[in-house]
Context: one part of a larger RNA
RNA sequence: CUCUUCUUAAGGAACUAGGCAAAAUGGCCCCGUAACUUCGGGAGAUGGGGCACCCGAGAGGUGAAGCCUGUACAGGCACAGCCUUGAGGGUCACAGUAAAGAGGCCCGGACGACUGUUUAGUAAAAACACAUCACUCUGCAAAGUCCAACGACAACGUAUAGGGUGUGACACCUGCCCGGUGCUGGAAGGUUAAGGGGAUCGGUUAUCCUUCGGGAGAAGCUGAGAACUGAAGCCCCAGUAAACGGCGGCCGUAACUAUAACGGUCCUAAGGUAGCGAAAUUCCUUGUGGGGUAAGUUCCCACGCGCACGAAUGGUGUAACGAUUUGGGCGCUGUCUCAAGAAGAGACUCG
Numbered sequence: 001c002u003c004u005u006c007u008u009a010a011g012g013a014a015c016u017a018g019g020c021a022a023a024a025u026g027g028c029c030c031c032g033u034a035a036c037u038u039c040g041g042g043a044g045a046u047g048g049g050g051c052a053c054c055c056g057a058g059a060g061g062u063g064a065a066g067c068c069u070g071u072a073c074a075g076g077c078a079c080a081g082c083c084u085u086g087a088g089g090g091u092c093a094c095a096g097u098a099a100a101g102a103g104g105c106c107c108g109g110a111c112g113a114c115u116g117u118u119u120a121g122u123a124a125a126a127a128c129a130c131a132u133c134a135c136u137c138u139g140c141a142a143a144g145u146c147c148a149a150c151g152a153c154a155a156c157g158u159a160u161a162g163g164g165u166g167u168g169a170c171a172c173c174u175g176c177c178c179g180g181u182g183c184u185g186g187a188a189g190g191u192u193a194a195g196g197g198g199a200u201c202g203g204u205u206a207u208c209c210u211u212c213g214g215g216a217g218a219a220g221c222u223g224a225g226a227a228c229u230g231a232a233g234c235c236c237c238a239g240u241a242a243a244c245g246g247c248g249g250c251c252g253u254a255a256c257u258a259u260a261a262c263g264g265u266c267c268u269a270a271g272g273u274a275g276c277g278a279a280a281u282u283c284c285u286u287g288u289g290g291g292g293u294a295a296g297u298u299c300c301c302a303c304g305c306g307c308a309c310g311a312a313u314g315g316u317g318u319a320a321c322g323a324u325u326u327g328g329g330c331g332c333u334g335u336c337u338c339a340a341g342a343a344g345a346g347a348c349u350c351g
Base pairs, nucleotide, nucleotide: 001346002345003344004343005342006341007340008339010337011336014335019332027051028050029049030048031047036041038169052091053090054089055088058085059084060083061082062081066077067076068075069074092096104330105329106328107327108326109325110324111322112321116128117127133166134165135164136163137162138161144153145152146151170317171316172315173314175247176246177245180244181243182240183239184238185237186236189235190234191233195229196228200224201223202222203221204220207216208215209214248266249265250264251263252262275309276306287303288302289301290300291299
């Protein structure tokens, strides 16, 4: 010097990204206990007091022997003993849950209601799940899923059931838009496949004609093939947003100024309602004001020019809960001012 422990004057978070680590709290009994609250909680709230040993009044329980009785395997009386508790008194020590083991607490904010689950080996969380709510599919040989098929699950269930999707306790709520995309319904018209259809045009040649070069050409076979017909789908017409999603701009105007209840105009499917808001969302930004501090880029309360919140991709609250996260305080301390000492194990020297 390193590691593992222990102690420390005065101070007590000045340390630090951050009280990380350590210290402190700790058991049982009694007293007492706030805001808030879903009336269950919060709560071991917070905060106090007691605790050893000896004597021990009193109180409670049990109750042998004994005694009494008219009911006698019963009832009653009463005193010992034993058990529990115990006012009060006494004794000793620095110290009595004498060693060991055994919550630190409080006040704000955020997120998630909660218990639970998760990245076996860097993440335990605000992520997942959840009860709740909603939409949607499915009438049973169900929908959905696996499989080439057989078959199986769903389910030996039957719409108070089963599948899918979203939301995520509870409270108050959940606005406007169906133009796009999707889904559902509709069927007049347009488009449209195979198929049907077969106009028409060819190939071949029995035969006929011939200037002997060739030409015409039935039936059959065969190649191509127009019109017309022809479903779903798409176009089209409606509905539907707790379906995917979306939810404006410019200009002017009030008797200080500023601002604009008001007016004009353009565009849109409709122009963001309630609530919240510098927020886990705010770039400018350490916004501005207030609070807390001597001093506060964090924190809390407000304001609202929301770069770029917003209503089941849920909005806003919320008691309880959390090895979550953020700010403050009390207690406590070698975290620090600022270091010192001790023990053990290494390091080092010798062997």